[in-house]
Molecule: Bacterial RNase P class A
Organism: Hellea balneolensis
RNA sequence: UCAGAGGGUCGGGUGAUCGCAGGGGUUAUUCCUUGAGGAAAGUCCGGGCUCCAUUAAGGCAGGAUGCCGGGUAACGCCCGGCGGGAGCGCAAGCUCUUAGGGAAAGUGCCACAGAAACAAACCGCCUUCUUUAUGAAGGUAAGGGUGAAAAGGUGCGGUAAGAGCGCACCGCCGGUUUGGCAACAAAGCGGGCUAGGUAAACCCCAUCCGGAGCAAGACCAAAUAGGGGUAACGCACGGCGUGCUUUAACGUUGUUACCCGGGUAGGUCGCUAAAGGCGCGGAGUAAUCCACGUCUCAGAUGAAUGAUUGCCGCCCGCCAGCGUUAUGUUGGCGGCGUACAAAACCCGGCUUAUAGACCCUCUGACAUU
Numbered sequence: 001u002c003a004g005a006g007g008g009u010c011g012g013g014u015g016a017u018c019g020c021a022g023g024g025g026u027u028a029u030u031c032c033u034u035g036a037g038g039a040a041a042g043u044c045c046g047g048g049c050u051c052c053a054u055u056a057a058g059g060c061a062g063g064a065u066g067c068c069g070g071g072u073a074a075c076g077c078c079c080g081g082c083g084g085g086a087g088c089g090c091a092a093g094c095u096c097u098u099a100g101g102g103a104a105a106g107u108g109c110c111a112c113a114g115a116a117a118c119a120a121a122c123c124g125c126c127u128u129c130u131u132u133a134u135g136a137a138g139g140u141a142a143g144g145g146u147g148a149a150a151a152g153g154u155g156c157g158g159u160a161a162g163a164g165c166g167c168a169c170c171g172c173c174g175g176u177u178u179g180g181c182a183a184c185a186a187a188g189c190g191g192g193c194u195a196g197g198u199a200a201a202c203c204c205c206a207u208c209c210g211g212a213g214c215a216a217g218a219c220c221a222a223a224u225a226g227g228g229g230u231a232a233c234g235c236a237c238g239g240c241g242u243g244c245u246u247u248a249a250c251g252u253u254g255u256u257a258c259c260c261g262g263g264u265a266g267g268u269c270g271c272u273a274a275a276g277g278c279g280c281g282g283a284g285u286a287a288u289c290c291a292c293g294u295c296u297c298a299g300a301u302g303a304a305u306g307a308u309u310g311c312c313g314c315c316c317g318c319c320a321g322c323g324u325u326a327u328g329u330u331g332g333c334g335g336c337g338u339a340c341a342a343a344a345c346c347c348g349g350c351u352u353a354u355a356g357a358c359c360c361u362c363u364g365a366c367a368u369u
Stems, first nucleotide, its partner, number of pairs: 001365010012312007020035005037340001041351002044349005049213004054249007062209005067081005082100001083098006101204002106202002108198003122144002124140006130133001152170006172191003176187004217269004227260007238253004276295004281290003313338002315335008
């Protein structure tokens, strides 16, 4: 310098003419000002807010999370650590990843192959016998085979041959000391040398969760209508009170079936001043928090934020000049080139999409020193 991968920031600027919506202002017309996103998307989490709760004590269902500590309004999110796995490296270390409690509560599954997958012999090794045949009996699980996985691993001893049978080191289990808030780490001691794996299988354990949602909800208006008729039951049983259910209390209310019939197609609010943005400073490894100052940056309702056009930026291509080891750089011309994409109650996250420019890290190649 080029290419690739990962992460982060931005993702067009500026003027003119006309048009639109909110706010302000004017007697009125002029006028001033503001006006789509980093994801507005998915509707996957968490809340703010609204309504239903009347409260208490239980039980159940369903769902979610799952190492430790911190942050936050909260979270399944974020930050920092620990353990496991993978890659690079002689090592120290670096990078990536992690659905990371429990298999000794129970149930299920591990196909095929293989002797055997909660269990043991196909080949093999050793010993003995005999009819000397790839024979029979016994021992073995170190070697080979099968498989994703085969009664911990390596080595030495021992044995008829073998085996934690014994020993050393590692691994595992138990416990002690030290360091750390902790997850854990290191060191020592003792021990059986233990029959596996799987819980994004059912399950167990710990923790958390009331429900419904802006089409929530409140108000105004409207309706011959706070409707009308028939039948049965009833005078207090019962019903209702927002996951289901039990008990207690409280509140409210005639029940069931059928027939006729008006409104609910309107308006206002909710609707944007906030867990807000920006700047300087401080604390903290960081996420983030504190203090001070400053600003107000959409609120539509068949749905405003647009149309035309000039210049510039970026990108692509061509030509010319200059220059380098290479990459380039300046100017001109051309381009129906400039991504993903559109608020609808709001906010904090996660996930997905994204032309191009810049920055950081890593990998590879080339050239120079």